[in-house]
Context: one part of a larger RNA
RNA sequence: GAUUGAACGCUGGCGGCAUGCUUAACACAUGCAAGUCGAACGGUAACAGGCCUAGCUUGCUAGGUGCUGACGAGUGGCGGACGGGUGAGUAACGCGUGGGAAUCUGCCCCGAGGCGGGGGACAACGUCGGGAAACCGGCGCUAAUACCGCAUAUUCGGAAAGCUGGCUUCGGCUGGCGCCUUGGGAUGAGCCCGCGUUGGAUUAGCUAGUAGGUGAGGUAAAGGCUCACCUAGGCGACGAUCCAUAGCUGGUCUGAGAGGAUGAUCAGCCACACUGGGACUGAGACACGGCCCAGACUCCUACGGGAGGCUGCAGUGGGGAAUAUUGGACAAUGGGCGCAAGCCUGAUCCAGCAAUGCCGCGUGUGUGAAGAAGGCCUGCGGGUUGUAAAGCACUUUUCUGAGAGAAGAAGGGCGCCAGGUUAAGAGCUAGGUGUCUUGACGGUAUCUUAGGAAUAAGCACCGGCUAACUCCGUGCCAGCAGCCGCGGUAAUACGGAGGGUGCAAGCGUUAAUC
Numbered sequence: 001g002a003u004u005g006a007a008c009g010c011u012g013g014c015g016g017c018a019u020g021c022u023u024a025a026c027a028c029a030u031g032c033a034a035g036u037c038g039a040a041c042g043g044u045a046a047c048a049g050g051c052c053u054a055g056c057u058u059g060c061u062a063g064g065u066g067c068u069g070a071c072g073a074g075u076g077g078c079g080g081a082c083g084g085g086u087g088a089g090u091a092a093c094g095c096g097u098g099g100g101a102a103u104c105u106g107c108c109c110c111g112a113g114g115c116g117g118g119g120g121a122c123a124a125c126g127u128c129g130g131g132a133a134a135c136c137g138g139c140g141c142u143a144a145u146a147c148c149g150c151a152u153a154u155u156c157g158g159a160a161a162g163c164u165g166g167c168u169u170c171g172g173c174u175g176g177c178g179c180c181u182u183g184g185g186a187u188g189a190g191c192c193c194g195c196g197u198u199g200g201a202u203u204a205g206c207u208a209g210u211a212g213g214u215g216a217g218g219u220a221a222a223g224g225c226u227c228a229c230c231u232a233g234g235c236g237a238c239g240a241u242c243c244a245u246a247g248c249u250g251g252u253c254u255g256a257g258a259g260g261a262u263g264a265u266c267a268g269c270c271a272c273a274c275u276g277g278g279a280c281u282g283a284g285a286c287a288c289g290g291c292c293c294a295g296a297c298u299c300c301u302a303c304g305g306g307a308g309g310c311u312g313c314a315g316u317g318g319g320g321a322a323u324a325u326u327g328g329a330c331a332a333u334g335g336g337c338g339c340a341a342g343c344c345u346g347a348u349c350c351a352g353c354a355a356u357g358c359c360g361c362g363u364g365u366g367u368g369a370a371g372a373a374g375g376c377c378u379g380c381g382g383g384u385u386g387u388a389a390a391g392c393a394c395u396u397u398u399c400u401g402a403g404a405g406a407a408g409a410a411g412g413g414c415g416c417c418a419g420g421u422u423a424a425g426a427g428c429u430a431g432g433u434g435u436c437u438u439g440a441c442g443g444u445a446u447c448u449u450a451g452g453a454a455u456a457a458g459c460a461c462c463g464g465c466u467a468a469c470u471c472c473g474u475g476c477c478a479g480c481a482g483c484c485g486c487g488g489u490a491a492u493a494c495g496g497a498g499g500g501u502g503c504a505a506g507c508g509u510u511a512a513u514c
Stems, first nucleotide, its partner, number of pairs: 001514004006510005013361006019354002021319001026317003030314003035078003040075002043071002047069003050065007085272003094197007103189002108185008116150001118148002125140006162177006198244003205235003210232008247269004251262004274295005297308004325351001327350003333347001334345004364394004374385004399451006408441001411437007419429003458503005463484003469498005479486002
């Protein structure tokens, strides 16, 4: 000098864009953060409508009816393995880079073929019972894209499911979504290897599934991954083992570079989810807001037994020099589910707080010498503050008041026109067109207009390094100090004042890196 996720002191006008628990991976009150599908299913608790019955005050009340829109709870499907957080662990094929062969891949895309005919249950529900509760048990009824046989299948084994929209002469025909088998793709993931990846030798030896082979098991898959048998190997001063420290990278900071330091925000990978262990389901987990066991902790309890996991977003206590709102919206982007409308989304987009940083703007402009007054200095003549002020003439960025007012909106609904599919003017679907409609931010940005210099400057320093000097006070005291060093009666070095210098909505100090 540059830099920072900074903090502290003094000061503080505005805007834009960023950033904001670096410490206790400490403990957490409360709310929200993952649901959705009625076009898979039986149904109807609530809401709205229709229909029926009764009462009357003649448009209300009560009851019934799933008939319709819808829909609590339940069965079933898909999603909860993404997104979001954190860096504890990890010195490792964890990461980076370059290769490899023995693999899987839901949804998606392209191609081929198929979707026949049966059965028995279990929830919900009803009923009875147990329990303080969490919840649980017995009996009975029931549906399905839930479950199980059969048929069809490449040789053995091994499949499937329907729902919905139209037309119908009720035989069937035809579309959309879906289901099964199979080939390929795309995407994602698992595995192996070369090289690189902190410090310590005051850590020198380490190793028994250890090293290799044969065979088997296991896995989606190679393999001591596991097991039986056999061999006795394997690693190590080119640093094994052990100890300490640490997530890695793209990058970031600095530097002319080489290098050094670092790994906040953003992006990729990894690991973790109260601590430890385990598997289940599934295309995918050994699963943050799933399950089981053990432990610590907290809470409820009728003492028999139960409930919980903010390293999601806010927020609280604690720790700390120190780090924000228990905000708004799904309008946009993206995600899940759904035919769709849509619902959910603390992802996200916005707003709030903080000069934490970067950038921009402003705090006026011109004129104005009687060089006013006051202050300070003085050799008492004057000098300086100083064109500075006042005064005069202007301007209005900001500000205040009033008015106008975006872009971010693509889509979606309905109607019409036409292309494809089709027997079809149903339905579905690229395209066009008309109309209605969707904005949290926000009456925001921006613009117009009125007013008035009006609302807006500090901080550090002035002995040398280092730009900037005098007076007073003090008297080795009080104090200063980054280094050299100042202060013991004229201190440009302490404290105050006047003046000056440097930066400026900041300035200085401290800490840290180059």